[in-house]
RNA sequence: GAGUUUGAUCCUGGCUCAGGAUGAACGCUAGCGGCAGGCCUAAUACAUGCAAGUCGAACGGUAAGGCUCCUUCGGGAGUACACGAGUGGCGCACGGGUGAGUAACGCGUAUGCAACCUACCUUGAACUGAGGGAUAGCCCAGAGAAAUCUGGAUUAAUACUUCAUACAAAUAUAAUUUGGCAUCAUUUUAUAUUUAAAGCUCCGGCGGUUUAAGAUGGGCAUGCGUGACAUUAGUUAGUUGGUGAGGUAACGGCUCACCAAGACAGCGAUGUCUAGGGGUUCUGAGAGGAUUUUCCCCCACACUGGUACUGAGACACGGACCAGACUCCUACGGGAGGCAGCAGUAAGGAAUAUUGGGCAAUGGACGAAAGUCUGACCCAGCCAUGCCGCGUGCAGGAUGACAGCCCUAUGGGUCGUAAACUGCUUUUAUAUGGGAAGAAACUCCACUACGUGUAGUGGACUGACGGUACCAUACGAAUAAGGAUCGGCUAACUCCGUGCCAGCAGCCGCGGUAAUACGGAGGAUCCAAGCGUUAUCCGGAUUUAUUGGGUUUAAAGGGUGCGCAGGCGGGCUAAUAAGUCAGUGGUGAAAUCUCUCGGCUCAACCGAGAAACUGCCAUUGAAACUGUUAGUCUUGAGUACAGUUGUGGUAGGCGGAAUGUGUAAUGUAGCGGUGAAAUGCUUAGAUAUUACACAGAACACCGAUUGCGUAGGCAGCUUACCAGACUGGAACUGACGCUGAGGCACGAAAGCGUGGGUAGCAAACAGGAUUAGAUACCCUGGUAGUCCACGCCGUAAACGAUGAUCACUCGUUGUUUGGCAAUACAUCGUCAGCGACCAAGCGAAAGUGUUAAGUGAUCCACCUGGGGAGUACGCUCGCAAGAGUGAAACUCAAAGGAAUUGACGGGGGCCCGCACAAGCGGUGGAACAUGUGGUUUAAUUCGAUGAUACGCGAGGAACCUUACCUGGGCUUAAAUGCAGAACGACGAUUCGGGAAACCGAUUCUCCCUUCGGGGCGUUCUACAAGGUGCUGCAUGGUUGUCGUCAGCUCGUGCCGUGAGGUGUCGGGUUAAGUCCCAUAACGAGCGCAACCCUUAUCGUUAGUUGCCAGCGGGUCAUGCCGGGGACUCUAACGAAACUGCCGGUGUAAACCGAGAGGAAGGUGGGGAUGACGUCAAAUCAGCACGGCCCUUAUGUCCAGGGCUACACACGUGUUACAAUGGCCGAUACAAAGGGCAGCUACCAGGCGACUGGAUGCUAAUCUCUAAAGUCGGUCUCAGUUCGGAUCGAAGUCUGCAACUCGACUUCGUGAAGGUGGAUUCGCUAGUAAUCGCGUAUCAGCAACGACGCGGUGAAUACGUUCCCGGGCCUUGUACACACCGCCCGUCAAGCCAUGGAAGUUUGGGGUACCUAAAGUCCGUAACCGCAAGGAACGGCCUAGGGUAAAACAGAUGACUGGGGUUAAGUCGUAACAAGGUAGCCGUA
Repeated sequence: GAGUUUGAUCCUGGCUCAGGAUGAACGCUAGCGGCAGGCCUAAUACAUGCAAGUCGAACGGUAAGGCUCCUUCGGGAGUACACGAGUGGCGCACGGGUGAGUAACGCGUAUGCAACCUACCUUGAACUGAGGGAUAGCCCAGAGAAAUCUGGAUUAAUACUUCAUACAAAUAUAAUUUGGCAUCAUUUUAUAUUUAAAGCUCCGGCGGUUUAAGAUGGGCAUGCGUGACAUUAGUUAGUUGGUGAGGUAACGGCUCACCAAGACAGCGAUGUCUAGGGGUUCUGAGAGGAUUUUCCCCCACACUGGUACUGAGACACGGACCAGACUCCUACGGGAGGCAGCAGUAAGGAAUAUUGGGCAAUGGACGAAAGUCUGACCCAGCCAUGCCGCGUGCAGGAUGACAGCCCUAUGGGUCGUAAACUGCUUUUAUAUGGGAAGAAACUCCACUACGUGUAGUGGACUGACGGUACCAUACGAAUAAGGAUCGGCUAACUCCGUGCCAGCAGCCGCGGUAAUACGGAGGAUCCAAGCGUUAUCCGGAUUUAUUGGGUUUAAAGGGUGCGCAGGCGGGCUAAUAAGUCAGUGGUGAAAUCUCUCGGCUCAACCGAGAAACUGCCAUUGAAACUGUUAGUCUUGAGUACAGUUGUGGUAGGCGGAAUGUGUAAUGUAGCGGUGAAAUGCUUAGAUAUUACACAGAACACCGAUUGCGUAGGCAGCUUACCAGACUGGAACUGACGCUGAGGCACGAAAGCGUGGGUAGCAAACAGGAUUAGAUACCCUGGUAGUCCACGCCGUAAACGAUGAUCACUCGUUGUUUGGCAAUACAUCGUCAGCGACCAAGCGAAAGUGUUAAGUGAUCCACCUGGGGAGUACGCUCGCAAGAGUGAAACUCAAAGGAAUUGACGGGGGCCCGCACAAGCGGUGGAACAUGUGGUUUAAUUCGAUGAUACGCGAGGAACCUUACCUGGGCUUAAAUGCAGAACGACGAUUCGGGAAACCGAUUCUCCCUUCGGGGCGUUCUACAAGGUGCUGCAUGGUUGUCGUCAGCUCGUGCCGUGAGGUGUCGGGUUAAGUCCCAUAACGAGCGCAACCCUUAUCGUUAGUUGCCAGCGGGUCAUGCCGGGGACUCUAACGAAACUGCCGGUGUAAACCGAGAGGAAGGUGGGGAUGACGUCAAAUCAGCACGGCCCUUAUGUCCAGGGCUACACACGUGUUACAAUGGCCGAUACAAAGGGCAGCUACCAGGCGACUGGAUGCUAAUCUCUAAAGUCGGUCUCAGUUCGGAUCGAAGUCUGCAACUCGACUUCGUGAAGGUGGAUUCGCUAGUAAUCGCGUAUCAGCAACGACGCGGUGAAUACGUUCCCGGGCCUUGUACACACCGCCCGUCAAGCCAUGGAAGUUUGGGGUACCUAAAGUCCGUAACCGCAAGGAACGGCCUAGGGUAAAACAGAUGACUGGGGUUAAGUCGUAACAAGGUAGCCGUA
């Protein structure tokens, strides 16, 4: 820096990623070289070999070898050649390994030793004399399996030892000089005592002894620094100190005796856990954080534990003794061993190499030296473990080749200049040839100077690596590229497969049929001999914040006060110099890091120089600030004085109202209670009313945003006592102050203990209701408790969710108390409080704002993702309840704050709608029609399913339609194109089979021509086809609904960090976001309205097929005819209506008025017209279309059947139930449409459906063509002269065909039904209701449907409380898939971690007692020895062993507790809205 909480936003906050690094491991891959690195685990066990020896110039000697001599060939002698074993010297305490232990003076750093040692080395001084006795070896003998041991005899030394010498040293005493830091050190003397030595030799020396000093190496002490845990708070008896002694190289309780009672600890003792420390290394801007592998320094260890010896040095890796565990040998009696040296083995593990070469170099031990030894070291081997370097070619080459892959697919893109092809080069590989540096010393030889030993010069000798590095020649592009990734973060995209499967995943997340996220492919990207993954560390993370964070609401202020320690602290003066600052000196090892230069062809790597090492110590100086000391001041703080004030506290007294109870009285049937009731009380007299008495608790009005108190809290009146605050003036003290970890005190309610008290209220409990249930809400009762005294508890949403103190910083306004000033109770100023609003600032915002959440200072407390959990364990407190302190495993990627837009609310306000109400008529009951569900079926094709499916797609299923079923056929039926072939036809006739389709047979049969062929048609073949198969959740188009509701947006501006807001809100008004006013908004768009059609009035124009007033003609009659345009009408153009006028109200918009006028009046009526969007709404079966699927079938043809089934349920209708009616007769008036395969006048026949004739009309010409109504008659309330279902018979019509399955007619039959439960639908005027007519589809028709047309023609609306739907504003929200939302707990199931638990078991440490090896030290009569002394014994201490009790830690444990988690389990519905009883906190 990014991703991730949300619909979106800002913030808080966690999680995750991109970077770097590694002693790494794993997966895939691999050409070369250089330089580095390589058991992180089992400090587990180790076979085998090697890793420390050397010296004959210390010694006695001679086992082996060389040389010489002798020889009996067995061997012997000698040898300043050499040397096994042995004595002796030096070394073995270095080098090398490991990190178990250790939280420590272990390490780092800086000091000190006046408290010390130091072999070998250097320098100075002195000495090196004389003796003695042994012993190993060798030889002999013996024991034993062995290891090894014993005895005897003999022998040497630079082994051991005695004496002498002592200027030196040490000790003691006495004096003396100088110095210091207390003990003291130091100089010069005197006296006394004690202590040395080793020889070898080439005669030069090399050694030896004493001593002084140096160098080197070590020892000890000290300051400072150096992990975690306080759920470890007290620890300690040699402990702390003193005196004396012992011991040590040396100080010291190091050890001992005695004395004292100290010592350490909140600045973290003690305990537990973890860990070698540092230079460094990694990371980081730095500060930091992490780290300790290689290299260097220090420490510790050497199988585990203990111990000392030797030595200059060890308590000793390749030494000793003892104990223990383990392994091995054994003759069973005893013995041997220690790879955390180099290799190597086993084991463990994800994992780490050769039983290599050489001492050539460097270094070490010994030696005079040659030299020997050296798994230190130098090299090589293995490993991509890391870093660095090189290569796998370079240039040209476009028909942009073929293949692959992709796409918008006759084509294009990509791979890609890539390849082929042409030219060039040769690092590397291979072959051949040449071929280093690292080597200079020591030593030897020669020479030179001094002079025989040093120094120098020259020569000779010496290479493991290694025939390696390097160089040359030849050859030929020849020998050499992979890994990961490609949804975002994060560079890189398509196809196929798969279908919440398989799988991926670092986080968010992807996968349920179009996956750039899985698997494969093509392509691309990033690195490259490597690339990825995993693990770990730092970073990002300012996410522990010193640099550099926070605490009103996100996590976080302690409930409040007092106060010890601590931290911080007013003015002035002086001193000092601890902090501070500056200079100088020392140190800060080397390596590392940085810079410069240099060496390997470069680089890595290596070397040289410089710088740095930010630190520590010392010293000199400065004196502002802090500190310290001394003095002083008054403003901070306090005291005194004078006033004021209050529901401040404690104790006592008094009061009235109310309630309850008791007594008495009046009085009678109810009272009480609720949404409604009931339980309860009451005729034994309640409730109500009156009087009196008693009891306990609380104090109406005043009363308030008031007052007081540190907080909790405090309210009738009054008394006493106590405390505080404020004001005033300025008398006193003179910084006495602020904060405050631990500590102490106070601390609501509930609760606990003891004793009282108990009116009302009231957990628990009982009853009544409510309810599906109701362990609740409501009601009737009712016990603890509430009250008092004393004692506990110590918590609250103990809140201003805001710690205390001080200072500073615009204003306005109210209120309480007091003081002051001019003059009064107005007013004004000031101080101390309590409130409101606001500026700057702050803040994520909300907000806060002199009572800060602003600006600064000081101190304290607290926070660091959510859950687990304020839980468990431990501890402290408590009578108990419990409180305080307070985790982890595990789990999630969020949890959260504020604000925004929506949606929602059994929130609020305003408004509208046939939404309710007021009415009229229906539905739901009956029969039938029709659609749906269900059932049935071979099939009952498919779709539509709350509103917004259900007389819907379908505006018309007998065949067809038809998609479904059964059966029979075809493989291309129909259309079109192309290529090839065949035929001359195609087609029609006839015959056979068949249900038909179809199959087979038979006869007839084209045109033009330049004769090559062409046109046309058919058949066959191949390709395209075809599909009402799937996906409406891939789509287009169309449609429904909210809704003809009044809304939905934009530009610019403004406001806000932002999402967003404003505009569009407010006040009015409207049918309307319609308009007006106001206004940080001003405008605009889509909607509204208007423009369009129709209807209502009139005018003009035009009169045919329409009309006929007037004129004429004619008929039984009729605009029938001549004529006419007046009227009706037709159909084109106009007019007309705009709140225009009047009155009223109002600023205006607008509203009101049965206003005028007008055919029409306030959008005149109706229609068309449907904003942004919602419902993944409907439709792949109208059509189109992506993808998928079928291809002798899911295509297509045919026959028959089905879509018409039928116990049942629902929707929509029709007809009715009758008298406002039925039937019969007579009679009147429409509109709008249709008509040639048609409508049909008229005539005839038939009861009729209809039939037979006939005419008109391609239509304002002909025709289909009215019914309710009106007039008259009849029926008389009944299952009827209502009603017509059903059934029977006979017919008519259409049609190829009416069986399944048509309509109609006539006759007969005459079912249910007597106005329909809960409920529910439509309608506000030419509307409802009622009456008929027409049309589309159509051969016909199941039409009672749909769409239109006209005739007759009502009732009602008080009003907006309620139901439903909608609009606007506001409010709450834990909702945003948006309340059909979210979400809680028990129970049941799976999994996971964890607490308790009778116990069981393991481990480390400590304590007490018993025992006690080796060993040091101490002591000692018996034995040995002349003696010194030794042996032996005893004592102290102790590793180890045993016993005992307790504590701590871990593992495990039947059972048990809660917790977490897991697409669709159970029960309820606690929370979020007034969440349907507001919620929440503490308590029972």
Description: This is a predicted structure of a 1484-nucleotide RNA (small-subunit ribosomal RNA) from an uncultured prokaryote. The sequence is in RNAcentral, with records from ENA.